[in-house]
Context: one part of a larger RNA
């Protein structure tokens, strides 16, 4: 900007696109088949390979504003306790997210036209012939059928509801996340739980300082302690203030 009033929703599918994969094993059945040896079509199941995609209960891995120990110095005036700097100083753990190698889940059926083949009726050639007339099976290849995106499909569909005026609706702003480079998309904006703070929980770490008390003493008890990012819930404390723009005759 167009689709011929403006909007919010929900949709149909013209079209595109993704996928189609494969073992081995049990039963059928040691059957049918075979002198044996051997050894089946068909059909029923049952575990994997490889790919895919989706998600994090689990098992891991990562977490550089978590927690703890520790070593060299430097500084808070000294002890104690901290605290900068040496790759995050190393080290030992580990939440959220994020991830594979961890989980689920998928290629299942079926229709339809055929191909190679295979027929069946059947002449032209009184016969035989699948084929000339006709007609029937038949394959991971085509067309559909699964999935996903699809009305700029300009042939611009379709339905529902709303507004008939500063209107319905958007927008700018703010507080943001399940979104993200920006834009965009979602959620919320006092008729409020959107984000921070607070309070509980879960989680992680591994029992803090101080002071007490046992011990010469190192240490040990009081102590499941204190301390935490991002989680899970409550609560308006803080912040989402006020407002302002766009949109209005559809006709020729």
């Nucleotide at each position: 900007c167009g689709u011929u009033a403006g909007a919010a929703g929900u949709u149909u599918g013209a079209g595109a696109g993704a996928a189609c994969c494969u073992g081995a094993c049990u039963c059928u059945a040691g059957u049918a088949c075979g002198a044996g040896a051997g050894g089946a079509c068909c059909g029923a199941g049952u575990c994997g390979g490889a790919u895919g995609a989706a998600c994090c209960u689990c098992u891991g891995g990562u977490g550089u504003a978590u927690c703890u120990g520790u070593u060299g110095u430097g500084c808070c005036g000294c002890c104690a306790g901290g605290u900068g700097c040496a790759g995050u100083g190393c080290a030992g753990a580990g939440u959220a997210g994020c991830u594979a190698u961890g989980u689920u889940c998928a290629g299942a059926u079926g229709a339809g036209a055929u191909a190679a083949g295979c027929g069946c009726u059947g002449a032209a050639a009184g016969c035989a012939u699948c084929u000339a007339a006709g007609u029937g099976c038949g394959a991971a290849a085509c067309u559909c059928a699964u999935c996903u995106c699809a009305a700029g499909a300009u042939a611009a569909g379709a339905c529902u509801u709303c507004u008939u005026u500063u209107a319905a609706g958007g927008g700018u702003c703010g507080u943001u996340a399940u979104a993200g480079a920006c834009g965009a998309u979602g959620a919320c904006g006092u008729u409020g739980a959107u984000a921070g703070g607070u309070u509980a929980c879960a989680a992680g770490u591994g029992u803090a300082a101080a002071g007490a008390u046992a011990g010469u003493a190192a240490u040990g008890u009081c102590a499941a302690a204190g301390c935490u990012g991002a989680g899970u819930a409550a609560u308006a404390c803080u912040a989402a203030u006020u407002a302002c723009c766009c949109g209005u005759a559809a006709g020729c």
Large-subunit ribosomal RNA, domain VI from a Bacteroidia bacterium, 252 nucleotides, folded computationally.
It matches the Rfam family "Bacterial large subunit ribosomal RNA".